[in-house]
RNA sequence: UUAGAGUUUGAUCCUGGCUCAGGAUGAACGCUAGCGACAGGCUUAACACAUGCAAGUCGAGGGGCAGCAGGGGAGUAGCAAUACUCCCGCUGGCGACCGGCGCACGGGUGAGUAACACGUAUGCAACCUGCCCUUGUCAGGGGGAUAAGCGGAAGAAAUUCCGUCUAAUACCGCAUAAUGCUGCGGGGAGACAUCUCCCUGCAGCCAAAGAUUUAUCGGACAAGGAUGGGCACGCGGCGCAUUAGCUGGUUGGCGGGGUAACGGCCCACCAAGGCGACGAUGCGUAGGGGUUCUGAGAGGAAGGUCCCCCACACUGGUACUGAGACACGGACCAGACUCCUACGGGAGGCAGCAGUGAGGAAUAUUGGUCAAUGGCCGGGAGGCUGAACCAGCCAAGUCGCGUGAGGGAAGACGGUCCUAUGGAUUGUAAACCUCUUUUGUCAGGGAGCAAAAACUGCCACGCGUGGCAGGAUGAGAGUACCUGAAGAAAAAGCAUCGGCUAACUCCGUGCCAGCAGCCGCGGUAAUACGGAGGAUGCGAGCGUUAUCCGGAUUUAUUGGGUUUAAAGGGUGCGUAGGCGGUCGGAUAAGUUAGAGGUGAAAUCCCGGGGCUCAACUCCGGAAUUGCCUCUGAUACUGUUCGGCUAGAGAGUAGUUGCGGUAGGCGGAAUGUAUGGUGUAGCGGUGAAAUGCUUAGAGAUCAUACAGAACACCGAUUGCGAAGGCAGCUUACCAAGCUACAUCUGACGUUGAGGCACGAAAGCGUGGGGAGCAAACAGGAUUAGAUACCCUGGUAGUCCACGCGGUAAACGAUGAUAAGUCGUUGUCGGCGAUACAAUGUCGGUGACUAAGCGAAAGCGAUAAGUUAUCCACCUGGGGAGUACGUUCGCAAGAAUGAAACUCAAAGGAAUUGACGGGGGCCCGCACAGGCGGAGGAACAUGUGGUUUAAUUCGAUGAUACGCGAGGAACCUUACCCGGGCUUGAAAGUUACUGACGCUUCUGGAAACAGGAGUUCCCUUCGGGGCAGGAAACUAGGUGCUGCAUGGUUGUCGUCAGCUCGUGCCGCGAGGUGUCGGGUUAAGUCCCAUAACGAGCGCAACCCCUACCGUUAGUUGCCAUCAGGUAAAGCUGGGCACUCUGGCGGGACUGCCGGUGUAAGCCGAGAGGAAGGUGGGGAUGACGUCAAAUCAUCAUGCCCCUUAUGGGCUGGGCUACACACGUGCUACAAUGGCGCCAACAGAGUGAGGCAAACCUGCGAGGGGGAGCAAAGCACAAAAAAGGCGUCCCAGUUCGGAUUACAGCCUGCAACCCGGCUGUAUGAAGCUGGAAUCGCUAGUAAUCGCAGAUCAGAAUGCUGCGGUGAAUACGUUCCCGGGUCUUGCACUCACCGCCCGUCAAG
Repeated sequence: UUAGAGUUUGAUCCUGGCUCAGGAUGAACGCUAGCGACAGGCUUAACACAUGCAAGUCGAGGGGCAGCAGGGGAGUAGCAAUACUCCCGCUGGCGACCGGCGCACGGGUGAGUAACACGUAUGCAACCUGCCCUUGUCAGGGGGAUAAGCGGAAGAAAUUCCGUCUAAUACCGCAUAAUGCUGCGGGGAGACAUCUCCCUGCAGCCAAAGAUUUAUCGGACAAGGAUGGGCACGCGGCGCAUUAGCUGGUUGGCGGGGUAACGGCCCACCAAGGCGACGAUGCGUAGGGGUUCUGAGAGGAAGGUCCCCCACACUGGUACUGAGACACGGACCAGACUCCUACGGGAGGCAGCAGUGAGGAAUAUUGGUCAAUGGCCGGGAGGCUGAACCAGCCAAGUCGCGUGAGGGAAGACGGUCCUAUGGAUUGUAAACCUCUUUUGUCAGGGAGCAAAAACUGCCACGCGUGGCAGGAUGAGAGUACCUGAAGAAAAAGCAUCGGCUAACUCCGUGCCAGCAGCCGCGGUAAUACGGAGGAUGCGAGCGUUAUCCGGAUUUAUUGGGUUUAAAGGGUGCGUAGGCGGUCGGAUAAGUUAGAGGUGAAAUCCCGGGGCUCAACUCCGGAAUUGCCUCUGAUACUGUUCGGCUAGAGAGUAGUUGCGGUAGGCGGAAUGUAUGGUGUAGCGGUGAAAUGCUUAGAGAUCAUACAGAACACCGAUUGCGAAGGCAGCUUACCAAGCUACAUCUGACGUUGAGGCACGAAAGCGUGGGGAGCAAACAGGAUUAGAUACCCUGGUAGUCCACGCGGUAAACGAUGAUAAGUCGUUGUCGGCGAUACAAUGUCGGUGACUAAGCGAAAGCGAUAAGUUAUCCACCUGGGGAGUACGUUCGCAAGAAUGAAACUCAAAGGAAUUGACGGGGGCCCGCACAGGCGGAGGAACAUGUGGUUUAAUUCGAUGAUACGCGAGGAACCUUACCCGGGCUUGAAAGUUACUGACGCUUCUGGAAACAGGAGUUCCCUUCGGGGCAGGAAACUAGGUGCUGCAUGGUUGUCGUCAGCUCGUGCCGCGAGGUGUCGGGUUAAGUCCCAUAACGAGCGCAACCCCUACCGUUAGUUGCCAUCAGGUAAAGCUGGGCACUCUGGCGGGACUGCCGGUGUAAGCCGAGAGGAAGGUGGGGAUGACGUCAAAUCAUCAUGCCCCUUAUGGGCUGGGCUACACACGUGCUACAAUGGCGCCAACAGAGUGAGGCAAACCUGCGAGGGGGAGCAAAGCACAAAAAAGGCGUCCCAGUUCGGAUUACAGCCUGCAACCCGGCUGUAUGAAGCUGGAAUCGCUAGUAAUCGCAGAUCAGAAUGCUGCGGUGAAUACGUUCCCGGGUCUUGCACUCACCGCCCGUCAAG
């Protein structure tokens, strides 16, 4: 000293990318801005530059005197002072000039440079060094010039030339001189090769300058030191191999030249070398380091400010001077550019400080001072210094301070929100009270930075140095700082608020406007857009953008992987390289310990100190992980020497095999040819056709030929490195295994490049060609069918020789070695033997433990545990593409990107759904039957059309005789018209007293106006009712069923749906609920890592079928009695029927068989009923954003003289058409006429209505009875009996139309029902396709009820008559369950590919 999160999915685990939170910056942009300290400020155009400044100094080197000052002299003016002019270098000084030193420092920039440029460590025995320090020795005597000046000349200018005069610390000889230099000798020492050093002899050569105020400062030679440089070398630090070969002074030698010095640095000659896979050469990029940022670290990125080094100075080149330069503010040449010009010629170089233009997102003043520090010159005073120190501008950074503090609840006003008489929040926030005064303002005071030096005086000594005292000087700046005064006074913003990520509501908008780092928000209730209120974060700043590191273990040394996610080379041999058995000796390269040197300072860290603190700065320490040297150690690695045999190899013996190459042989089959027999088809398919065949096919027999492949054996077998290898046999070649333990003695392993092998298809040349068969042709299939199927058929398949070099070349699993629980096969040896058993070595399979793995799985043949080496991977697409290169005859192969684009792509497993997957099972699902509908007419609903309106909703199953169980007005929601606006209804508050009824006028009515008549109750407070007025409430069948409640349909009365605990799995999840049976059923039983439980099933409830009991009126009548024409008609009775209540009964209970059981079977027994007796009610978790805002309720939105309310009339009833549901039919199992039986369940007072009368009838009159087991509706009909019709558009069928009537009702025109007469349409059993029904069911027949004034063929009920069929589960539909596949999960009406069109 190490933090994670979001995003692939319906969910999960993993792989994997993308994104975010952190830190940083010479930054820029947006909004905002009080102060100070410290540090910083052209990252772009090494682009161009106006102007000023940035390097001078010395008169104590010199000649001098242009200018200034002083002095002297002369003249003029003036009385004079004085002023002016001229002369004198006499003095202070001094422009220009000669001379000395400096200008090579300081300052700037990063263009170039991939290099000994830099860093680090060494070396120079191969070198230089002005000024400075130390030591020694010297300075004698001469000479000739020249600038300035003066005179003249050329030129526009810059500048240049000529003549003449002159000086020096300028220049040149001579003398002197060695420890100096050169040459030739002698001797000694040392080392590292050319050599170096010391002593000595001889010969030759080289010096100097003076100034002066007399204190001093200088000069020459030599040696040494210090400082600064020069050169060489080891090591270290960028990318690209789609840059693999580079090199002619190139590499070396000898000899020269040159240099301060070594060197091909240069030259002549000689040799042919030198560099490179440990990356030469080329290309691209780049100043390097100390350090900076980040990071836990290892690393990664950067090189601005400061320090060191390098390079450059408009571009390129060259040298001169000098100690030092190939010289930023020097020279010359060339070039580009700018400027001047009299056109002949000239001048210039801000990458110095300011500044300007340009470029750019972007970077400051044409400031002050030499006071300090430092530099140059000078003896010094001093001069110069855009180095430096200061100031100015900029929130561009870091640090510090402030914008007030305490109290203060009526929790004020205002704002915002809400569940809204009120509450919450803004918020102790404000107001108000008390207090403080940093910063700012004003006033006053006011630093430190200053130490010296020269000079003077004194002292000391080693005599030119030191000490003490005196001694002038501040740009910043009246700044920092201190004191005082007034006064809360003058000082807060920015971003965000869906998740990541701290912080939520309202309004607006309505896939628009917009947001967005990723996921993603926005289509009318947006915490995601815009505004507001509030909140959160940071704060003189806050956000955004850009870039770097981090997170990212996402290049993995620390610290990753490669069966299926990206990734093992197709295989072997083998070079370089890497790694390597056992024992001993030596060595000490690696390794390790100690010591020395170095690793500049600054930075970072630690401890202290100074600015009020901090940033900042000073001091000390540590650190600087590195390099070099020395001395030890020797375990391991290396090197070397000597041994060993366990690795490896050899040998002997045996053995195995579809191992390889070449040759020979064989039979079956196929095809063809010839001949024979023989006759009509063959062949082919799902079905066909093309094709073959009377010129004789196919079939069959015989003979012959051809090519290719080798049945059975045959296997989870065997062999091989892989590809691959199969009839038999011969030859040759190779390999494995076993046994023995005879030989060698680590000879091994892996293996980048390299070499070889390498299926099929393909290519070249030449053969061969039976069968098969790309291409091709024809026939089918099909919407099409360039396919699948069929008939043909060429390359090819075969052989030889070459090329090519790829495959799902797969065990999707590289090679080698070692260790590791078991079970069971098989192949080849050995061993053993009883046909043993048990063993052993090598292969090849299955299952499994531990372990591993994301899981699936692997598991001694590892995907486990280790070691070594090689290959390969780093999101998906673009793309194994393009370009380049290599190979190839070509096809192509190998190597192998980028732009752009997406937020995923992917692996394994899970739950569902799905499958023209599988197993099992069920259902009027099919099948077997019966009857319909689809054709006709009509009724009714819907679509469409029409309309002023044809109100609205329902729309596959699950809308369509549905909401509606009943539209002439009303209903009514729609349309037209004329009218109302607190309103048609309800509530509260005052006022009035009527309201109503009758009637008149206008009107279509609503309504308006007029006349008449006129309240009730009361406890006297008032109340009821009505009117009109004001106000608060209204009202809406307007929108949204995708904001909702409630209700409903459907899957489906299908048998399912879940939970708790436990167990399994990392997890989603599984188990339970699966399996074997069984059932109508997840019903029950058995088994079982499950054990239990819940909602469903069943049962409990109702009706019905049987019995008992109880109760008998309105029901019933057996017995008794009465009585009638007859009749429960009457008394009576309750026995029976019946009605109502309460019970019983059915449970596979019994028997037999079968089965472990559950259960099943039996025309079993008994029973009214038998295995759920029949029917109803009852609908699990959920699905369809299913239906309904028009039953009702309700959020939001919308309308308010109208989208509300009232009225008249119209419409919902339209009508070319299409569909659904029904009714009536098409007839003889029938129609019609006559006679004449038998129900159940209901309904009735604004009602049902009998009898009776009347009408052909609908009906009318009438009114008994009945609030109903009582009376009425009420006649049941089909059935039955008799008769008629005789197969026809009819005596079937009844539509339509006409006329006449009846009923209801204010009112039947639009638009009701019924009756009578007349009329008599379509229709003769219905195409494709389709519906219902399994028993009292279908079919058929009538009856009743609701709604309702009236208006059913509909709906809901009721009973009468009363069948047929089910072999069975292959198929269609739907469902349940188990299993399997999956790229689906909005779930197959899914997903998804290509083409075309539009854009």
The RNA shown here (small-subunit ribosomal RNA) has 1399 nucleotides and comes from an uncultured bacterium.
Rfam family: Bacterial small subunit ribosomal RNA.